[in-house]
RNA sequence: UAUCUGAAAAGGCAAACCCAUCGAAAGGUGGGGACGCAAAGUUACCGGUCUAAGGGGUUUUUGCCCUAUGACAGCGGGAUCGCCGGA
Repeated sequence: UAUCUGAAAAGGCAAACCCAUCGAAAGGUGGGGACGCAAAGUUACCGGUCUAAGGGGUUUUUGCCCUAUGACAGCGGGAUCGCCGGA
C1' cells in the first nucleotide's frame, strides 16, 4: 500500500417513543432516550420507498386519480473519504 476480517479496548453514531421547533405533508433540526450500527460518515448517480403543496385530469360538490421541482443515505447498489485490532 492492496485485499479480507471483527475477539477486545478507546472513542463514535442513535431506532421507537416524548418535548420543542420548521414544513402542506413526507420529513428535517435541537433536547431527552437507546433498538440497533464497523461506515448507521458524505453523496439522490442507478433501482426502490414515502409525501402531493403547486400543476393537470375528473366530479354538481365533498372527493378521487396522475404528477417531484419535496423527502428517505438506518431499503439495496454505485461513488468517495475514514478510526482501532487481526490475517

c-di-GMP-I riboswitch aptamer from a Pseudomonadota bacterium, 87 nucleotides, folded computationally. It was read from a public genome assembly, where an Rfam model found it. It matches the Rfam family "c-di-GMP-I riboswitch aptamer". About the family: GEMM was predicted in a large-scale screen for bacterial structured RNA regulatory elements. The coordinates come from a structure-prediction model, not an experiment, and the mean pLDDT is 85.